[in-house]
RNA sequence: AAGAAUUACGGGCAAACCUAGCGAAAGCCAGGGACGCAAAGCUAUGGGUCUAAAAACAGUUGUUGAUGACUGCCAGGCUGCAAUC
Numbered sequence: 001a002a003g004a005a006u007u008a009c010g011g012g013c014a015a016a017c018c019u020a021g022c023g024a025a026a027g028c029c030a031g032g033g034a035c036g037c038a039a040a041g042c043u044a045u046g047g048g049u050c051u052a053a054a055a056a057c058a059g060u061u062g063u064u065g066a067u068g069a070c071u072g073c074c075a076g077g078c079u080g081c082a083a084u085c
Base pairs, nucleotide, nucleotide: 003085005084006083007082012037013036017032018031019030021028022027035072041078042077043076045075046074047073048070049069050068055064056063057062058061
C1' cells in the first nucleotide's frame, strides 16, 4: 500500500413516538427519545417506493399527472474509521 472476514473499549449516527415550526401532501427541520446501524457519511446516477400541488380529462368527486420527496429499499459513484488476520 492492497485485500478479506470477524469483532466494537472510547467516540459517532438515531427508527417509532412526543412537542414546536415549514409544506397541498409525501416529507423536512429543531429539541426530546432509542428500534437499530461498521459507512444509518455524501450523491436522486439506474431500478424501486411515497405524495399528487399546478395542469389535463371526465364532471363534483374520480382518473392521469413530478417539475415534489425517500440514500434507514437494492445497486452504482465519491470519501472515511479502532482492533485482529